[in-house]
The RNA shown here (small-subunit ribosomal RNA) has 1514 nucleotides and comes from Cytophaga sp. BHI60-57B. The RNAcentral record of the sequence draws on ENA and Greengenes. Taxonomically the source falls in Cytophaga (Bacteria, Pseudomonadati, Bacteroidota, Cytophagales).

RNA sequence: AGAGUUUGAUCAUGGCUCAGGACGAACGCUGGCGGCGCGCCUAACACAUGCAAGUCGAGCGAUCGGCCCGCAGCCCUUCGGGGCAACGGGUACGGAGCGGCGGACGGGUGAGUAACGCGUACCUGACCUACCCUCCAGAGGGGGAUAGCCACGGGAAACCGUGGGUAAUACCCCAUACGCUCCUGCUGGGGCCAGGUUAUUUAAAAGGCGACCUGGCUAAGGCAGGAGGAAAGCGUUUAGCGCUGGAGGAUGGGGGUGCGACCCAUCAGCUAGUUGGUGAGGUAACGGCUCACCAAGGCGAAGACGGGUAACCGGCCUGAGAGGGUGGACGGUCACACCGGGACUGAGACACGGCCCGGACUCCUACGGGAGGCAGCAGUGGGGAAUAUUGGGCAAUGGGGGAAACCCUGACCCAGCGACGCCGCGUGGUGGAAGAAGCCCUUCGGGGUGUAAACACCUGUACAGGGGGAAGAGGAAGGACGGUACCCCUGGAGCAAGGGACGGCUAACUACGUGCCAGCAGCCGCGGUAAGACGUAGGUCCCGAGCGUUGUCCGGAAUCACUGGGCGUAAAGGGUCCGUAGGCGGAUUCCUAAGUCCACUCUGAAAGCUGCCUGCUCAACGGGCAGAGGAGGGUGGAAACUAGGAGUCUAGAGGCAGGUAGAGGCAGGUGGAAUUCCCGGUGUAGCGGUGAAAUGCAUAGAUAUCGGGAGGAACGCCAGUGGCGAAGGCGGCUCUCUGGACCGUAACUGACGCUGAGGCACGAAAGCGUGGGGAGCAAACAGGAUUAGAUACCCUGGUAGUCCACGCUGUAAACGAUGGAUACUAGGUGUUUGCAUCGUCAAAGAUGUGAGUGCCGAAGCUAACGCGUUAAGCAUCCCGCCUGGGGAGUACGGCCGCAAGGUUAAAACUCAAAGGAAUUGACGGGGGCCCGCACAAGCGGUGGAGCAUGUGGUUUAAUUCGAAGCAACGCGAAGAACCUUACCUGGGCUUGACAUCCGGCGAAUCCUGUAGAGAUACGGGAGUGCCUCUUAUGAGGAGCGCCGAGACAGGUGCUGCAUGGCUGUCGUCAGCUCGUGUCGUGAGAUGUUGGGUUAAGUCCCGCAACGAGCGCAACCCUCACCCUUAGUUGCCAUCAUUAAGUUGGGCACUCUAAGGGAACUGCCGGUGAUAAACCGGAGGAAGGUGGGGAUGACGUCAAGUCCUCAUGGCCCUUAUGUCCAGGGCUACACACGUGCUACAAUGGCAGAUACAGAGGGAAGCGAAGCAGUGAUGUGGAGCCAAUCCCAGAAAGUCUGUCUCAGUUCGGAUUGGAGUCUGCAACUCGACUCCAUGAAGUUGGAAUCGCUAGUAAUCGCGGAUCAGCAAUGCCGCGGUGAAUACGUUCCCGGGCCUUGUACACACCGCCCGUCACACCAUGGGAGUCGCUUGUACCAGAAGUCGCUGGGCUAACCCGUAAGGGAGGCAGGCGCCGAAGGUAUGAGUGGUGACUGGGGUGAAGUCGUAACAAGGUAAC
Repeated sequence: AGAGUUUGAUCAUGGCUCAGGACGAACGCUGGCGGCGCGCCUAACACAUGCAAGUCGAGCGAUCGGCCCGCAGCCCUUCGGGGCAACGGGUACGGAGCGGCGGACGGGUGAGUAACGCGUACCUGACCUACCCUCCAGAGGGGGAUAGCCACGGGAAACCGUGGGUAAUACCCCAUACGCUCCUGCUGGGGCCAGGUUAUUUAAAAGGCGACCUGGCUAAGGCAGGAGGAAAGCGUUUAGCGCUGGAGGAUGGGGGUGCGACCCAUCAGCUAGUUGGUGAGGUAACGGCUCACCAAGGCGAAGACGGGUAACCGGCCUGAGAGGGUGGACGGUCACACCGGGACUGAGACACGGCCCGGACUCCUACGGGAGGCAGCAGUGGGGAAUAUUGGGCAAUGGGGGAAACCCUGACCCAGCGACGCCGCGUGGUGGAAGAAGCCCUUCGGGGUGUAAACACCUGUACAGGGGGAAGAGGAAGGACGGUACCCCUGGAGCAAGGGACGGCUAACUACGUGCCAGCAGCCGCGGUAAGACGUAGGUCCCGAGCGUUGUCCGGAAUCACUGGGCGUAAAGGGUCCGUAGGCGGAUUCCUAAGUCCACUCUGAAAGCUGCCUGCUCAACGGGCAGAGGAGGGUGGAAACUAGGAGUCUAGAGGCAGGUAGAGGCAGGUGGAAUUCCCGGUGUAGCGGUGAAAUGCAUAGAUAUCGGGAGGAACGCCAGUGGCGAAGGCGGCUCUCUGGACCGUAACUGACGCUGAGGCACGAAAGCGUGGGGAGCAAACAGGAUUAGAUACCCUGGUAGUCCACGCUGUAAACGAUGGAUACUAGGUGUUUGCAUCGUCAAAGAUGUGAGUGCCGAAGCUAACGCGUUAAGCAUCCCGCCUGGGGAGUACGGCCGCAAGGUUAAAACUCAAAGGAAUUGACGGGGGCCCGCACAAGCGGUGGAGCAUGUGGUUUAAUUCGAAGCAACGCGAAGAACCUUACCUGGGCUUGACAUCCGGCGAAUCCUGUAGAGAUACGGGAGUGCCUCUUAUGAGGAGCGCCGAGACAGGUGCUGCAUGGCUGUCGUCAGCUCGUGUCGUGAGAUGUUGGGUUAAGUCCCGCAACGAGCGCAACCCUCACCCUUAGUUGCCAUCAUUAAGUUGGGCACUCUAAGGGAACUGCCGGUGAUAAACCGGAGGAAGGUGGGGAUGACGUCAAGUCCUCAUGGCCCUUAUGUCCAGGGCUACACACGUGCUACAAUGGCAGAUACAGAGGGAAGCGAAGCAGUGAUGUGGAGCCAAUCCCAGAAAGUCUGUCUCAGUUCGGAUUGGAGUCUGCAACUCGACUCCAUGAAGUUGGAAUCGCUAGUAAUCGCGGAUCAGCAAUGCCGCGGUGAAUACGUUCCCGGGCCUUGUACACACCGCCCGUCACACCAUGGGAGUCGCUUGUACCAGAAGUCGCUGGGCUAACCCGUAAGGGAGGCAGGCGCCGAAGGUAUGAGUGGUGACUGGGGUGAAGUCGUAACAAGGUAAC
């Protein structure tokens, strides 16, 4: 720091996704040790049990228990004494009480709270502060009670009542007292108010500030007088601890203020103690805090009120930062303590382990009443994905009490559990093969795991055993942790590795299994028989006591953009104007100092963070020092800029007088043309309408035409990328009224400006209301056509409406898809309208300068297209708007509307895209140009018949397989009776019919018998070769045969969609590309386009291109002409000869076959750009590629072929291999393709007769002759072929006959008889002869071939082959036409251009209803909750007030009785929680039914859109 994903590819837009870091986590698999941390995020749910706040006897009294002492008494006695024990005294050890201090700290939790609750900075002259410190002063004298206790009583209990008696540092009274409190007076340098003077500022003034003077007020402080008002003792024995009043300090709090920090405006208005005043009450204290009265205020778009959510901060996580998220642990603050209310006590509380009341819940109960509050530490249940021990200790730190010892302390210090996190360590180290085994892969050679293991040596962290053993405690003792950390010795590699991933992103690859199945998946996407993506294995990669997954946050995301984005077409400019608040604002002078800047200073706690140093062996962790930190406060200073104040200016803006153009607006009047209708005339059969028709109109007289009239609407020409207006919009002429713009002048004002949230107004068409009007046009509707249908397009009609008046509606592709204002930044050229100068008689015109409106373009901008002084350039100001597609501009709510509807405006759910511009193709019922037997013009066919052949289908045991539009179908097959043969049935074989290797035997080979359908099985006989060695016997080898064993063979089995090769096709069409350069961000373009020309991307010219390659053409073969050479088997002009080129002779000719020549638009004329080229001509055998052939670019069709061959993979292995016999491939209701023969007279038949070319021939062609009607037989000459043979060419020509008929046409079919080939013609051959003599009389729709030696027609040959189903195929020659105006149309193709939503590319894409399934959601009679407002009822506890006839120790009067003061109970009242009644509001759940929406496999109906999408679309 980026990456993947929209496309065939590209750029940009834009969303989705990933890689990083983090966590109080959870889950899966796995798990050795230690250190340091952390550990209910959910039910502020309910809690058993134990513990968490007590302490003081040096404040007090006494009893009980304990203990001690003394002593009656009693008992026992060993006579020493012992025991019990009333009583008395003591003790303060245990329990209880009065009293004091502490239970307001510490500990927990985050429910509530959007608030001065928190943070930060200030203020408090408006306040309090126990204990602590300092200082000053004091502590004199009295009194009455009460708990405990005792007695009696009540109660189950909790507990309570009455009576009696008692103490105090408890309580009360008196005295004394300040600098304390209160009242009064004086002072008051400070503060406030009023008036005046003065300096300064200014032109002057006003005003401000400073200084001074006068008066008044005042709760600091000071002074004086008066009044009020304190106290407690205990203790040791000279210690000390306390007590009272006052002042100060310290600490801790209370209160107030500025500023700061969430979401919703679909919450817009809120408020009666409300805002303020006066007075009073209350408080420690200010204050509507409370009350009475008075006034009518207060808050709010800078967001009041309402709703939702939430404790806040230091910090923590992330980030480059700015930001974003978060607030668990630790620290600060707040709030809460079962829920709600309340006060008491106290220095402090409205009080977690206090009280009272109401409520819910739980427990006890004798049913009458009582008790309780773990959000303290453990622990339990429950909830949950999920979070620990009912541990040890007060040793340390800290806290409470105490003089102290000491006691208490689940604060705390430790330990336990948990990989929850961070950090550290280990699971061994060294050596050990060109490398064991196993496993995996393999091209079978090998490679990988891999120095890994084994093995050898070594070490000892951790572990185990044994021994020692801390610091933590200042000073004697005292340590929970802990016999822990740590140290030493011994033992022995022993007990310690997993998790995830391996298609791309993203490091890491193979095999097998599976076969759109099972499954994977964060995104893109994998899986349909060769899956690096599923599962397994081997291997590899990453991390490692962990590794992955899930969730959440930040990042990447500049994807809410302050830093740091956009709005012509991608999402996005409001339809337009005016204008309020607000924001912003010209020149210049001075002042002020709010913003701004500088300096100093205070705060910004600690922890945390950063740097350095340092302690635990390191680190995590801890300690020390320093720094940073965000902002705020104070003081002083600066004055450029912004702002504020004062003044001046004229360039912005406004504006008097003068001109100009204009469909600018409103209202009135008026005109002509045309349509329609009405009346009349003329006139007659049609009119009208369409692609063609019909409906319609017309003999009752239409259309046409003439005259007259009525009525409504719109205004031709002018008319123009002309004009005007803010936009919508505005068009005959004329008049009234009226808005704006521009030009020129420059008197006047003096910043008066720009923009504009809300708001006001205007606002096309359609639509709505009321009333008019209605000619034409025309939704709806009707009819006629079209069509498969046609609720459309076309036609004939036709109503709302269109028009007017008034009132609504408020939208639009309201568009320049471009908000407004200002300034700046090259030009060129039109046009409208001013002004000036020149010019003209007047015009025209020229130049300059304004305002508008167009086009083209520089720089620049833009993703590109494009924009470009009329910006989309460069800038400033203000407003509006956008943030993926769909859902949806929809629902709900609000507002507006008569309605239709408008406006504001979501979510669930769903997708991995949607969208823009441009590129290359492809396509178009788009355009242009041009080819082709493409059409047309012709000739002959096919489609009808019979037969042949191939195919489909059907049949069959099998009818083997393949080929499938063109480009399968007389195709593979250029030869299926057996063989072929791949198929079927049956019979056999299993190392095999065939190949290689090994062992044994045998030469090979030939003849032959038996059984069998044959394969085969069992026999008989003959026969012994070649090479090497060896004297010989013999041994070995090559080759062949037989036997045996296993490696292996074999497969026309599957996959042509795994392949090679070969082939078809577009297409012999003229195209397809590359290098360099250039253009473009890029895909790409250019070249290859353009003007001509050609059969041709053929050539020429032009050109940011210049060249080149594969194609075209040519080079090759053949035919046509000539020449040279050669002359047999060929030829014969001349000579001779013959039946005959038969022979002699000859090689001139023909011919043969080798070489060469010839044709190149070369020449002439014309056309053309003078080019290329074309047209015509000459010459020539041939003329413009002379005819024909071979030759097939880049590529397309997953075209064809695994059955030619080759080949990966899969499959079969006594069979899917192989051998054999027989059958089948030849079937036959049918359908199609390709052919043959015909239908006849241009013919058939008969007779006679002429002329080819190219081929083939030895297992061959086979002559003559003979036989046969013939097929053929016989025969065997000749020929290895220019020699011989096949071999008779046929149509043709001549003659005759037939005479239009199912025939003397036609030959199918069938019967009979034969011939030939072959082992064999039954299934299933060909041919011959005789006989038979079917359909068929020129072929529907449709369709094929051919442009010249072609079509048509005639025969001949060959391959394959024993023979042949060949009418097929490939060749050969003979005879030998017609037609082409032309390119509109059909088909195919080429080039350019255009549109595109297509790119598996129009056989494309794609829309809506309906049907089915699922999902979320709106409405919905209602119904059930929650929150909350208002009004009223009721009213606990309690404070306060009033009362207090009952009760009453202290003080007063009184001898007393009694009375008084004061107090209490009780009563009444205000307030007041829960509760209740009534009625609203908000929100959530659910709901028969219902609405649309989304998604889903190949459903149904149509064809709306994308091309002119077939009616342009919206």